[in-house]
Parts: sequence; C1' cells; structure tokens
RNA sequence: GCGGAAGUGGCUCAGUUGGUAGAGCGGCGCCUUGCCAAGGCGCAGGUCGCGGGUUCGAAUCCCGUCUUCCGCU
Repeated sequence: GCGGAAGUGGCUCAGUUGGUAGAGCGGCGCCUUGCCAAGGCGCAGGUCGCGGGUUCGAAUCCCGUCUUCCGCU
C1' cells in the first nucleotide's frame, strides 16, 4: 500500500427486506425472609465510533474518516 471483519446502555451481544433501539449480566428501589442467599416486580442508563449524503423516514443504503483484529504484498 491492497483486501476482509468488527465498532450499538457499565460489560457481553441481538437488531435478517429502511418504519418508535432491545436482551442477558451488572447498578438502584420495592416485595418476600429472623438474617443472608435465591426468587418476584419496577426504575435509571445508549441521539448506534466520527463527519457528510440519499430518503417522508437511516443502527440498517452510499461516500469519507478513525480505532482494533485477520490476510496479502
């Protein structure tokens, strides 16, 4: 230098044809218990790596760019 993969709540990841961003774990509160653990219910937390474009509408499509990983030279 070229090609490919990945980037989404604190963490691990889903989101298959563009149509209100989700789960598990974790955090906080409540219930339950003599206490703890386990269990149940609820809440908070993300403008989807960044910047543009297309579109009525973009995590999703297009362009550029950054980071990490893999391969080639």